A computed fold for a 76-nucleotide RNA from a bacterium, annotated as transfer RNA.
Its Rfam family is "tRNA". Its family is annotated with triplet codon-amino acid adaptor activity in the Gene Ontology. Rfam describes the family as follows. Transfer RNA (tRNA) molecules are approximately 80 nucleotides in length. It is annotated as a transfer RNA.
The RNAcentral record of the sequence draws on ENA.
[in-house]
RNA sequence: GCUCAGGUAGCUCAGUUGGUAGAGCACUUGUCUGAAGAACAAGGGGUCGCCGGUUCGAGACCGGCCCUGAGCACAA
Numbered sequence: 001g002c003u004c005a006g007g008u009a010g011c012u013c014a015g016u017u018g019g020u021a022g023a024g025c026a027c028u029u030g031u032c033u034g035a036a037g038a039a040c041a042a043g044g045g046g047u048c049g050c051c052g053g054u055u056c057g058a059g060a061c062c063g064g065c066c067c068u069g070a071g072c073a074c075a076a
Stems, first nucleotide, its partner, number of pairs: 001072007010025004019056001027043005049065005
């Protein structure tokens, strides 16, 4: 340098055909307990890596860039 995969909640990830973004764990509150843990119930938390474009509408499609991983190539 080229190719491929990935970047979504604090963490691990889903979102398959474009239609107002979810799960598990974690966190907070409550019930329970002498207290804690476990269990159960409720709740908070996201400008979907960045900038543009297409569209009535983009996490998804198109272009550029950044980051991570894998493979290939070149060079000394």